[in-house]
RNA sequence: AGGGUUUGAUCCUGGCUCAGAAUGAACGUUGGCGGCGUGGAUUAGGCAUGCAAGUCGUGCGGCAAGGAGGACUUCGGUUCUCCCUAGAGCGGCGAAAGGGAUAGGAAUACAUAGAUACAUGCCUCUUAGCCCGGGAUAGCGUUUGGAAACGAACGAUAAUACCGGACGCCCUCUCCGGAGGAAAGGUGAGAUUCCGCUAAGAGAUUGGUCUAUGUCCUAUUAGCUAGUUGGUAAGGUAACGGCUUACCAAGGCGAUGAUGGGUACGGGGUGUGAGAGCAUGACCCCGAUCACUGGGACUGAGACACUGCCCAGACGCCUACGGGCGGCUGCAGUCGAGAAUCUUCGGCAAUGGACGAAAGUCUGACCGAGCGACGCCGCGUGUAUGACGAAGGUCUUCGGAUUGUAAAGUACUGUCGAUUAGGCGGAAAUAAAUGGGGGCCAUCCCCUAUUUUUGACCUAUCAUUGGAGGAAGGACGGGCUAAGUUCGUGCCAGCAGCCGCGGUAAGACGAACUGUUCAAACGUUAUUCGGAAUCACUGGGCUUAAAGGGCGCGUAGGCGGUUUUAUAAGCGGGGUUUGAAAUCCCUCGGCUCAACCGAGGAACUGGGCUCCGAACUGUAAGACUUGAGUGAAGCAGGGGCAAGCGGAACUUGCGGUGGAGCGGUGAAAUGCUUUGAUAUUGCAAGGAACACCGGUGGCGAAGGCGGCUUGCUUGGCUUUAACUGACGCUGAAGCGCGAAAGCUAGGGUAGCGAACGGGAUUAGAUACCCCGGUAGUCCUAGCCGUAAACUCUGAGCGCUUGUUCGAGGGGGAUUUUUUCUUCUCGGACGUAGCGAAAGUGUUAAGCGCUCCGCCUGGGGAGUAUGGUCGCAAGGCUGAAACUCAAAGGAAUUGACGGGGGCUCACACAAGCGGUGGAGGAUGUGGCUUAAUUCGAGGCUACGCGAAGAACCUUAUCCUAGGCUUGACAUGCAUGGAUACCCUCCCUGAAAGGGGAGUAAGUUGCCAGCAAUGGUGAAACUUGCACAGGUGCUGCAUGGCUGUCGUCAGCUCGUGUCGUGAGACGUCGGGUUAAGUCCCUUAACGAGCGAAACCCCUGUCGUUAGUUGCCAGCGAUUCGGUCGGGUACUCUAACGAGACUGCCUAAGUUAAUGCGGAGGAAGGCGGGGACGACGUCAAGUCCUCAUGGCCCUUACGCCUAGGGCUGCACACGUCCUACAAUGGAUUCCACAAAGGGAAGCGAGAUCGCGAGGUUUAGCAAAUCCCCAAAAAGGAUCCUCAGUUCGGAUUGUAGUCUGCAACUCGACUACAUGAAGCCGGAAUCGCUAGUAAUCGCGGGUCAGCAUACCGCGGUGAAUGUGUUCCUGAGCCUUGUACACACCGCCCGUCAAGCCACGAAAGCAGGGGGCGUCCGAAGUCGCCGAAGCAACCUUUAUUGGAGCUAAGCGCCGAAGACGAACUUUGCGAUUGGGACUAAGUCGUAACAAGGUAGCCGUAGGGGAACCUGCGGCUG
Repeated sequence: AGGGUUUGAUCCUGGCUCAGAAUGAACGUUGGCGGCGUGGAUUAGGCAUGCAAGUCGUGCGGCAAGGAGGACUUCGGUUCUCCCUAGAGCGGCGAAAGGGAUAGGAAUACAUAGAUACAUGCCUCUUAGCCCGGGAUAGCGUUUGGAAACGAACGAUAAUACCGGACGCCCUCUCCGGAGGAAAGGUGAGAUUCCGCUAAGAGAUUGGUCUAUGUCCUAUUAGCUAGUUGGUAAGGUAACGGCUUACCAAGGCGAUGAUGGGUACGGGGUGUGAGAGCAUGACCCCGAUCACUGGGACUGAGACACUGCCCAGACGCCUACGGGCGGCUGCAGUCGAGAAUCUUCGGCAAUGGACGAAAGUCUGACCGAGCGACGCCGCGUGUAUGACGAAGGUCUUCGGAUUGUAAAGUACUGUCGAUUAGGCGGAAAUAAAUGGGGGCCAUCCCCUAUUUUUGACCUAUCAUUGGAGGAAGGACGGGCUAAGUUCGUGCCAGCAGCCGCGGUAAGACGAACUGUUCAAACGUUAUUCGGAAUCACUGGGCUUAAAGGGCGCGUAGGCGGUUUUAUAAGCGGGGUUUGAAAUCCCUCGGCUCAACCGAGGAACUGGGCUCCGAACUGUAAGACUUGAGUGAAGCAGGGGCAAGCGGAACUUGCGGUGGAGCGGUGAAAUGCUUUGAUAUUGCAAGGAACACCGGUGGCGAAGGCGGCUUGCUUGGCUUUAACUGACGCUGAAGCGCGAAAGCUAGGGUAGCGAACGGGAUUAGAUACCCCGGUAGUCCUAGCCGUAAACUCUGAGCGCUUGUUCGAGGGGGAUUUUUUCUUCUCGGACGUAGCGAAAGUGUUAAGCGCUCCGCCUGGGGAGUAUGGUCGCAAGGCUGAAACUCAAAGGAAUUGACGGGGGCUCACACAAGCGGUGGAGGAUGUGGCUUAAUUCGAGGCUACGCGAAGAACCUUAUCCUAGGCUUGACAUGCAUGGAUACCCUCCCUGAAAGGGGAGUAAGUUGCCAGCAAUGGUGAAACUUGCACAGGUGCUGCAUGGCUGUCGUCAGCUCGUGUCGUGAGACGUCGGGUUAAGUCCCUUAACGAGCGAAACCCCUGUCGUUAGUUGCCAGCGAUUCGGUCGGGUACUCUAACGAGACUGCCUAAGUUAAUGCGGAGGAAGGCGGGGACGACGUCAAGUCCUCAUGGCCCUUACGCCUAGGGCUGCACACGUCCUACAAUGGAUUCCACAAAGGGAAGCGAGAUCGCGAGGUUUAGCAAAUCCCCAAAAAGGAUCCUCAGUUCGGAUUGUAGUCUGCAACUCGACUACAUGAAGCCGGAAUCGCUAGUAAUCGCGGGUCAGCAUACCGCGGUGAAUGUGUUCCUGAGCCUUGUACACACCGCCCGUCAAGCCACGAAAGCAGGGGGCGUCCGAAGUCGCCGAAGCAACCUUUAUUGGAGCUAAGCGCCGAAGACGAACUUUGCGAUUGGGACUAAGUCGUAACAAGGUAGCCGUAGGGGAACCUGCGGCUG
C1' cells in the first nucleotide's frame, strides 16, 4: 500500500468480495509445563442446603452449666462467698457501608463548568457546662391461649432507656419590652486530667438543591399543555420552588423538532483507524438505578432501607384447616432455557470494615487455592557428527529423482516434567507481660530493653536419583495468496470467501506422496473497525453513469458594497483554575526475561475566570454611490386580456350543366352513384384554423405565443445622470402559474378522430392499409397538476485568448456606398482549461464566491402501507422482506441489418442443352431381416470411401464348427534329433482333431577318414514374457483432405496519435483480374498471399535421324517395300519470341485505358500445377501413425454356408429414349491418346453369333489391341406407339472361374412394357467452350450406363448490373460478441420462497373515563383509654397523649370507549427464483408500422390506437 470480479478487448462509474487488527466468545481437530489475567453476555427465570452483620459485661438488671472454698445435712442434697461466664433481655453504636445486578430510565440520570435558599453521626480544633428530682418497662416469677408462628393477664425490678425542674451563652425567635432552650455516667484506691455526656462555634468529609452546555433513531408522530405558565397569600420542607392549596391573570413549549413512538444505565475508558472519525461501555474506577411485582410510611445524622416494618398481588412451602412462613440481581451450589461461562474449597496470616478502653469477636469484603489453552507472555519436546545418499514410500522420459543428514550409527548435554530431602522468604508488621525514661500529676500518651505470640496459601533458588529417556499438531497448496504431482471419480460424489471447479487425461472433488505456513496450538463461525474518498468536516458528486425541483413570487433562515467612530460577542495572545485515580505515551525501577507490577513525568486535544489586542466578522451610531431602485427621453416585439372585422379552403343545403362511374390501394374490397354521384357552376349556411411573409428571426419566468383593427395592460432594451441611499442575492414552509389527455355543468360541432362497425392483409391480425364514425378537439365557468414539463445542464455575482453571422438601440467618421466603436439579445466554429470519453469552451461542463434542490449497486418499486390533496382518474410523500454479482456510461474491434455508397462472379439477364415425368443403372434414406458390416449428412453426404461384394475380398454382419504363445514379430528357459518333406488310414462341410509309416530327399557349425561326439543357427515340443484387435474416443492427436476461394486479402518493424482497447500505414482520388500500379498523405518500409518462376499447348530456329518421314535420285513384288536421303512431318532436348516495346488521342507530363501498326500470338495468348492469416471442435482412430480406455480359451485366429444384391415406398446422380437434323441396310473416308507376357494376339479355319481351334509377330515410334464413330454417297421407312423405343419374359447357347441357385457378362431366336419432350421447382455452360460422336486406360479371372483420359464435328447469346445468390472495400446504426440460426418481451401452465390485502381470531403496551378502595401520611374528631407536668378534699379535674371513628389522597382490582403494536387467518394480489413447457414476436438494424414520455380508451399477451411533447 492494495488485489479479484461487469467486456471479445478498453477507460470510467458502481456494488459485491479478499488480505489486517480485535473479542467476556462458541464449535472442530490436537494438546507438555509455568507465570499473570479472565470466566452466566441467554430467563431482572425458579431456587434445596450452608455461610455472607454484628459487637460492647469499662452502660444495666441479672445468670444456666462448670470450678474453688465455707456452713448445714436425713449423705440424696441444700445454702453462702469467690472465680469463670454460655444463652436470652433492656440500652448504645453499626446495620443507609461493603458485596451483587443493569430491569427501568432519553432526563428527578450522566459528563464538564459553576451556584447556594440547606443538612452533615463518627473525626479534628476552640469555648462553656455536666445541678436537683421523678415515674415506668423488658428480662424474671405466677397463671393462661395456640398445632405452630406467636402471644395474653397479673406481680416485682435496673440503666449511659424515659420524663420534670433549675442555671443558662458567642444559640433561636422578637413588636426589642422580652420569651424559649441541655446533660449520664463508666473505669479506678484515687478522675479538672482517661473513656464518655450536653450546648455553641469553626473545620474536614459526605450529601440535598439550582443553572448553563453536551448526550441515540423516528415527521409514515406537528401541534402539546388547566397546576398547565406567572402573580398574591397560606401551608409544607433541612432547604429554594406550583412542592401543595385558595384566589387572580392567560399564559408556557414547539421545524434550532415540542408532544408522541422505538431503543438504551451514563462516564473515565476500550477496539480500530495516519488522523478526523466509526463502533462499543465485560473485567478495574466514578456516578445513577434496582433488590419477587406494585404501593406506603416508620426509625434514624443518613433510607422511603438487598439478607427492617405494613398493605396488595403472583408464586412456593408448613398446617391439627383455625392459621402461619418465604424472597441468592451476596459466596458457593441446583434446575430450566441456551452455541455457551467454574468449587456447595481454605483462611481472617495480610489489606480494609463494624463494635469495643482493650484483649478480641465478626467479616463468602478480601487474601489464596481449585476448574477451563478463554486470553496475553515465557520455556521445552534435544545438541554435534553421520552417505552406502540404506530400507520403505512417491514419481519417472526407466536413466533416475525425491523423502534426505532425515533415520540408523557414534559422541554429548541435562532445561521442563518425574523422584528424594531441606525450608530462605512473603513479617522492616502486630500484640501481651514486666522493667526503665520522658510528657508538671495521671489509670492516658511517647521512647526503649527483655521474654513470649501470629502463615490459610505458595515454594523462586539450591541439592539428590535417573536417563534422550515422558512431551507436535493444525490449516492450506486454481487466481487473489506462500506452496504440486500421481491415482480414483466422471455435472456423480462433492468443493466454494469472490471469481468459479466437476459431463474420462481435474494442479479446484476424494486419497497418497510432497511442499507452504503458523505452532501448544491451528482452523471455522459470529461480531466491530479498517481497507470504503462506498454519507466525502478533513475528503465525493448531479449533460450522457444514481442525482437540478416544470416555472415563478416570497416567509423564516443563510450570505452580503465603500467609509468613520465606538464596542469587544466571535477572533488572536498571556496568566490562572479545573479536567479523580487507573488506562495510553516517555524515562527509570521490581519479578532470571516477558506478560505483569511500581515510581516519576508528560498528556488528558475540554470547560471556567482574568488581563491585553482591535485587522477581519458581528453589533451601535453616522456618512457615501459604484450594487439595487425611481424619474426623464426614445425603441422593438406572434408578451397577456377583451371586443369587433376579414378572405381562402372545407362540409352541408338548394338550384344549373352533365350522364356513368366516383373513391380508394402494393393490389383490392367495403363505401357513394341513373331517386343522377364524381366533375363543374351559382347562391346560402356553419364551425374550426389563420397559407405566402416565416427565418438555428422575435417575445415571455416556464407552460407557451402567429390573419387584421381597436381598447386595457405586464415586462425588456438604449440614452441621460435628476432622485433614494445597500433598500441586495438566494430561498425550507407557503402562495400562484403550469402542454396534452382527462373530469363536472352549460353551449357548440365544419374538418379530424380514441372507442366502435365494416373491408382488406395474414397461419391468426383484437394492428399497420382502406371506408365510415362516437366521446373529444372549440367556447364559458370550475377541477386536475402531470410530460423526453429537455439545453436531460438550478438561481445570482465576478474573473479568464479569439473569429464570425443574425436581431434591437446609442455614438463617431464619411455622409454616395460604407466603415469604426459601445450596450443588450440569439447562433456557429474554436484557444487554454476541464472531462471517463463523447464533448464543452465569455450563453462553460473553465477559475472562484453565496444560497436552494437532489444522489449513494441492480431488481423488488415509484410498488405496499400510513398520511394528505382530488368528483373521479389519480397526484405528492414513500419503505421492507426477498433476490442477483452485477446493472450502467463513453469509446474500440468485429459481426450483423427487410441501412447507404462503390465493385466483382454463368449471380441475374440474353442464349444453348439438361434434370424434375418414362424404363433401366447406381448411391442414399426407410422398411424388412438371423444378418442385410462400417463410415460420409445443406452448400462442402448420396455413380462418395469402393480404380470394379459369386467364394476370397468382408470387417465384434449372421448361423455353425474349431484353435489358444496363437495366422504374424522378438527374447528367455526346456527337451533333444525329437524335425521338415512325403505316403496312408479314421472322423469331419471344411478348418481342425486323432493315428500309422518312413524306402528315397532336406538338415547349420566344430572335431573327425568314418563311425561318432560336441554345439544349438533354422525348424519343432512344452512353459514364460508377449502377440493380436477394421474394438471405443476425429470432442485427446499427427498426417492428409474438403469448404469459404484463386476471393484479394492477412500481417509486422520503426514512428506518430489516443489515459486505453486501438488507430494511422491498409484511408482518399484514379486504375487493375488483383492491397495491380500511380498520385496525394504521419507516415516510412517490409513480410505471407496476387503476379512471376514450373509443366502442357500455339510460331520459328539449332542439335539429332531409328522403329518415324519421303522432296529429289535409283530399284520395285507397288507395300517407304529396298538402295539412299536428313530436306519436310514427327520425335525430344536446348533456344528465340510479347515488353503497352512503337504510333494517335484520353488521363494529373502518372498509373492505366481506347484505337492502330507489325506479328504465329497483344495487353494475364489458352490450359494446368500452385490455395495467404484463418473459419467450420468440418471429414477421416476403417489407409497410415498415435495418447488414453477396453478384450485376452476372445472384441484375437481358422473354416463352411449365408448376408452386404433382400423391397409397399422416398430422394440424389446417370444411361437409353420418346424419333424423320431420325431409324435401318449398304458403300466409303479422316484421329488422338493409351495398353500388352499367367499379356496383346495378326493371319487361316469352324460357328448366324457370343466364341472355338491353330498359331506368326511383339517386353514394342518396329508386332498386336485397331474397326474409329459421327461426317459423306445411295436405298427403304413417311409421322404411326411406328422399320421409334427397347424394358420385361421364354428358349437355346458362349466365356471366365474350384464354383455363375441366391448373385456375372455376352450371343442367337422369340417376346416388345412405359414412354409422343415432361407440374412446382431446379442444374451446367462465354469458344475450340456448350452440344454431339466415337476411342483408350485403370480396377479386373470374369463383370462399366461409373471414373480417369483422348481426339472428331462444332454453335448460340451477352459487352448490361434494376432484381435473386454469394463475395470485397468504405460508411452508418446496434441492447449482438456462442456474434441475427444473435439478443429479447409479456400472458398462460408447474414447483418453491418471502411479502401485501382480507371476514375475523388471539395477545401485548401506554394513556383516558367511571366505580371500588388496602396499608399509610396529613387533617378533623376523639363521649373510650392513659405513669411522669399542674391542681386537688388524695380521688378528682386540667394540660397533653392515644385507641377507635370520619375526610382528602391513594396501589392493586373491576367496567367502558378509543389509540397503538404483534401473531394467526379461509381466500386473494402482485413479486423473486427455477428444467430444454405453451402462445405469439413488442424492443435492439429504418427490428421490418422509428422509438420513447405523459394521458385516455381498447385488447389472450407482449401491445395497439388517439392527442400533445422529445431525439436518447

Predicted 3D model of a 1512-nucleotide RNA (small-subunit ribosomal RNA) from a Clostridia bacterium.
The organism belongs to Clostridia, within Bacteria.